[in-house]
Context: one part of a larger RNA
RNA sequence: CUGGGCGUAAAGCGCGUGUAGGCGGCUUGGCAAGUUAGAUGUGAAAGCCCUCGGCUCAACCGGGGAAGCGCAUUUGAAACUGCUAGGAUAGAAUACGGGAGAGGGUUGUAGAAUUCCUGGUGUAGAGGUGAAAUUCGUAGAUAUCAGGAGGAAUACCGGUGGCGAAGGCGGCAACCUGGACCGAUAUUGACGCUGAGAUGCGAAAGCGUGGGGAGCGAACAGGAUUAGAUACCCUGGUAGUCCACGCCGUAAACGAUGAAUACUAGAUGUAGCGGGUAUCGACCCCUGCUGUGUCGUAGCUAACGCGUUAAGUAUUCCGCCUGGGGAGUACGGCCGCAAGGCUAAAACUC
Numbered sequence: 001c002u003g004g005g006c007g008u009a010a011a012g013c014g015c016g017u018g019u020a021g022g023c024g025g026c027u028u029g030g031c032a033a034g035u036u037a038g039a040u041g042u043g044a045a046a047g048c049c050c051u052c053g054g055c056u057c058a059a060c061c062g063g064g065g066a067a068g069c070g071c072a073u074u075u076g077a078a079a080c081u082g083c084u085a086g087g088a089u090a091g092a093a094u095a096c097g098g099g100a101g102a103g104g105g106u107u108g109u110a111g112a113a114u115u116c117c118u119g120g121u122g123u124a125g126a127g128g129u130g131a132a133a134u135u136c137g138u139a140g141a142u143a144u145c146a147g148g149a150g151g152a153a154u155a156c157c158g159g160u161g162g163c164g165a166a167g168g169c170g171g172c173a174a175c176c177u178g179g180a181c182c183g184a185u186a187u188u189g190a191c192g193c194u195g196a197g198a199u200g201c202g203a204a205a206g207c208g209u210g211g212g213g214a215g216c217g218a219a220c221a222g223g224a225u226u227a228g229a230u231a232c233c234c235u236g237g238u239a240g241u242c243c244a245c246g247c248c249g250u251a252a253a254c255g256a257u258g259a260a261u262a263c264u265a266g267a268u269g270u271a272g273c274g275g276g277u278a279u280c281g282a283c284c285c286c287u288g289c290u291g292u293g294u295c296g297u298a299g300c301u302a303a304c305g306c307g308u309u310a311a312g313u314a315u316u317c318c319g320c321c322u323g324g325g326g327a328g329u330a331c332g333g334c335c336g337c338a339a340g341g342c343u344a345a346a347a348c349u350c
Base pairs, nucleotide, nucleotide: 004321005320006319007304008303012318014201015200016199017198021194022193023192026087027086028085029084030083031082033081034080035077036076037075038074039073040072041071042070043069049065050064051063052062053061054060091191092188093187094186095185096183097182098181103177104176105175106174107173108172109171110154115149116148117147118146119145120144121143125136126135162169163168206247207246208245209244210243211242215241216240220236221235222234223233258317259316260315261314262313263312266295267294268293269292270291271290272289273288274287275286276285299306300305323350324349325348332343333342334341335340
């Protein structure tokens, strides 16, 4: 390289946007680059294949022929690809009217609870555990009532419910703002798909500067447990958790399943928007599109299982894999304040 693969065996980039490139729906005319038919020239000989012959045969050698492909020139063909000129609307997009939603950002605001502070009532315990102790409390704790402060998170609703590309998103209100969906028409007229590089977003932890700090709580201290106990349990408790700005760029970033398109039995739940029958009306019945679950036919699969949300049947494009360890390491390069990240071997060994 060919070939085979990527849910769980090695293997889908964490997720978008998008450059080059690759690929690209229907139809008419033209061109003839690819494609294709013929001709000519050339591609030394030898070799391969066929045939005839020479060494007694063969290997080997000699003669003739054929096949095959490349390049150039030339004459044609026009189905397909391409280019070009035109047409159309089934892909794509826009306009209009709707309802749904924890989609994003900013500002404000509400109630419950924890903690702390002040005051009242009140007295000897409270707390904690398997049992205890450390701890708090006669300087009045725990409990209870009133007032105040402050931070963080939003019970019920709440749902294999919803929204988002992913990470993720949950009190309420206002403002700014992205996307999807449904309906009926109109417009543009292939404007599309994928996407190496690139670029943006990206949980938690961590880092820098400045704030904030109620609860929780790595580290740390103490008490227990234990043979020991650098743990599990308990009492405390610093970073952190929160905010602003800037970094980091990783996760079992998982559906362990890349994106897009077309086709391929059904059944049932649920969310959004419609339509119809019936009706006083409807949450009932029938039904369309979109999303999200469960089961399941064919088919697929090593099996498990997947099964119109495919892991089925096909096509296009990208990424990735090639025995285990060494190793996602060393070295080099790039990025980072650092922690480290990205790229990424070999010796050796089984």